A computed fold for a 105-nucleotide RNA, annotated as Glycine riboswitch aptamer.
[in-house]
RNA sequence: UCGUUACUCCGGAGACAGCCGGGUCAUAACCGGCGGCCGAAGGUGCAACACCGCAUAGCGUGAUAUGCGGUGAAAUCUCUCAGGCAAAAGGACGGAGAAUACCGA
Numbered sequence: 001u002c003g004u005u006a007c008u009c010c011g012g013a014g015a016c017a018g019c020c021g022g023g024u025c026a027u028a029a030c031c032g033g034c035g036g037c038c039g040a041a042g043g044u045g046c047a048a049c050a051c052c053g054c055a056u057a058g059c060g061u062g063a064u065a066u067g068c069g070g071u072g073a074a075a076u077c078u079c080u081c082a083g084g085c086a087a088a089a090g091g092a093c094g095g096a097g098a099a100u101a102c103c104g105a
Base pairs, nucleotide, nucleotide: 001105002104003103004099005098007097008096009095010094011093016035018034019033020032021031022030036085037084038083042081043079045077049072050071051070052069053068054067055066056065057064059062
């Protein structure tokens, strides 16, 4: 210095203010149960490909080719465990700043 992110600001989607019971003077918060739904905190899964093992093939060692099995392998894809479904909060990601502790070059 770049990546980076313990930090700040700005933008930032989706989906029932669902029903029942408790709670309260009542509404709400909150608690329990039931059904529906969303994917963009976090997490799960994997294709090409790479590596390893075995089998087969032809040839001159030895590699190659094919098949099977195993391991590794990304995402805004996938699952819906977690989370969420008025507003607020949160929010992947993007922009600006700051920091450079941790980790990498």
It was read from a public genome assembly, where an Rfam model found it. Model confidence (mean pLDDT): 80 of 100.